SAM riboswitch aptamer (S box leader) from Thermonema rossianum DSM 10300, 113 nucleotides, folded computationally.
Lineage of the source: Bacteria > Bacteroidota > Cytophagia > Thermonemataceae > Thermonema rossianum.
It matches the Rfam family "SAM riboswitch aptamer (S box leader)". On this family, see Grundy and Henkin, Mol Microbiol 1998: "The S box regulon: a new global transcription termination control system for methionine and cysteine biosynthesis genes in gram-positive bacteria".
The prediction has a mean pLDDT of 83.
It was read from a public genome assembly, where an Rfam model found it.

């Protein structure tokens, strides 16, 4: 790196350093940044996938508890929109709005190459 499954509208920040961009990519929107953003370091904290344990007779699977260990996260739903699809204001029609599904693309976890 490449595949498989799973889960993304919940939640949880101070301090240090650095010094101009940041919010994945691309367009469009909308936002945080010199009252220091992002990043890095540390300490704290969130959750509970991995792990422990209990229960269901056991696998496997599934709930309910821990959180000391491995990971992850700790501004906006994965900030939001983009592709299909339905449903729906309105039109002569075609577009455009609105509401909901799904895909696709990303993140993370866990496995196998």
């Nucleotide at each position: 790196g490449a595949c498989u499954u799973a889960u993304c509208c919940a939640g949880a920040a101070a301090g240090a350093c650095c010094g101009a961009g940041g919010c994945a990519a691309u367009g469009g929107g909308g936002c945080c940044g010199u009252u220091g953003a992002c990043g890095u370091c540390u300490u704290a904290g969130c959750a509970a996938c991995c792990a422990u344990g209990c229960a269901c007779g056991c696998c496997c699977g599934u709930g309910c508890a821990u959180a000391a260990g491995g990971u992850g996260c700790u501004a906006a739903u994965u900030c939001c929109c983009a592709c299909c699809c339905u449903c729906u204001c309105g039109c002569u029609g075609u577009g455009u709005g609105g509401a909901g599904g799904g895909a696709a693309a990303g993140a993370u976890a866990a496995g196998u190459c």